[in-house]
RNA sequence: UCUGAAUAAAGGCAAACUCGCUGAAAGGCGGGGGCGCAAAGCCAUGGGUCUAAGGGUUUUAUACUAUGAUUGCCAGGCUGCCGGA
Numbered sequence: 001u002c003u004g005a006a007u008a009a010a011g012g013c014a015a016a017c018u019c020g021c022u023g024a025a026a027g028g029c030g031g032g033g034g035c036g037c038a039a040a041g042c043c044a045u046g047g048g049u050c051u052a053a054g055g056g057u058u059u060u061a062u063a064c065u066a067u068g069a070u071u072g073c074c075a076g077g078c079u080g081c082c083g084g085a
Base pairs, nucleotide, nucleotide: 012037013036017032018031019030020029021028022027035072041078042077043076045075046074047073048070049069050068054065055064
């Protein structure tokens, strides 16, 4: 210098629940909280799932429908900390 890379160390994020705000809803944001996560960091690109204001059906409603949401549902892309024998 290169390869390999466990255990650690320094840290990080943050479920359920709860309080407030927001949204038609699903959900999102902030405070508390901590189930867990080596990408539980970022991107709605593909699939899945959720919602149905509007559209549509209709006597009235329901079924149906994403341009809405979900990256802590899966896959993909990009990026990141430490490092023994």